[in-house]
Context: one part of a larger RNA
RNA sequence: CUGGGCGUAAAGAGUGCGUAGGUCGCUAAGUGUGUCAGGUGUGAAAUCUUGAGGCUCAACCUUGAAACUGCGCCUGAAACUACUUGGCUAGAGUCUCGGAGAGGUAAGCGGAAUUCCCGGUGGAGCGGUGGAAUGCGUAGAUAUCGGGAGGAACUCCAAAGGCGAAGGCAGCUUACUGGACGAGUACUGACACUGAGGCACGAAAGCGUGGGUAGCGAAAGGGAUUAGAUACCCCUGUAGUCCACGCCAUAAACAUUGCACACUAGGUAUUGGAGGAAUCGACCCCUUCAGGGCCUUAGCAAACGUGUUAAGUGUGCCGCCUGAGGACUACGGCCGCAAGGCUAAAACUC
Repeated sequence: CUGGGCGUAAAGAGUGCGUAGGUCGCUAAGUGUGUCAGGUGUGAAAUCUUGAGGCUCAACCUUGAAACUGCGCCUGAAACUACUUGGCUAGAGUCUCGGAGAGGUAAGCGGAAUUCCCGGUGGAGCGGUGGAAUGCGUAGAUAUCGGGAGGAACUCCAAAGGCGAAGGCAGCUUACUGGACGAGUACUGACACUGAGGCACGAAAGCGUGGGUAGCGAAAGGGAUUAGAUACCCCUGUAGUCCACGCCAUAAACAUUGCACACUAGGUAUUGGAGGAAUCGACCCCUUCAGGGCCUUAGCAAACGUGUUAAGUGUGCCGCCUGAGGACUACGGCCGCAAGGCUAAAACUC
């Protein structure tokens, strides 16, 4: 190289956009790059294979043939491949109309609740636990009523529901804005798929500067528990959680399942559209497109399971795996303010 794999055994990059590259629809003509056929030249000898022969045999040797799977040239073929020229519309995109959505960014607004502050009522407890204690309270707490401040999160609706490439997204309104879907079939005419590098996005925690801080709460202090208790429980509580800007780039970033396309029984409920039938109208019903679920046929699978949202049958492209530990490590390089991240061994042991 051929070959085997990647849901759970080792293995799908966290996600997208996209460069090079790889791959690519139907049709006509031309060329003849690859491809194929015939011819020809060359492919040293030895070796290998084989016919015959020589050493008594064999190894070995001699001789003839074949082979040397390759390359050059000549002639030819034109299905496929490639290129050139032209055409097409089924892929892809544009357009018109339409409805759905926690998709994104920014600004404004709202109510409930917690806490704190002020005032009224009230008068001895409150709080907390398995039980307690620390803690708070006659300097009037807890409870309750009225007023105010401030921060964070948005009950019900709510769903097995929706949207987004992923991370993720939920009070309401407005502005700006991305994508998907359905119907129409007007336009372009292969403009496509994938994508090494690259670029962008990327939960939480963490970092820098400035702000903010109601609740919660690493660290820390105290009370318990316990043999001890650097914990689990309780009372406090700083960073942080929030905002702006800039970093970090990781995760059980999981469906542990890369992307795209085609094909291959059904059933069931559901989300968003369209058409039909019926109806006063809507629902129900039938068909169809797109999505997210459950069950299952064939098949696949070591089994579990999967099964038109494939892990089935195929094609294209990328990433990745090759015994366990050492090791998501060392060294080096690149990145980072740091924490650290990315890339990534060996000795040795089994």
Small-subunit ribosomal RNA, central domain from a Verrucomicrobiota bacterium, 350 nucleotides, folded computationally. Its Rfam family is "Bacterial small subunit ribosomal RNA". Gene Ontology terms of the family: structural constituent of ribosome and ribosome. Model confidence (mean pLDDT): 89 of 100.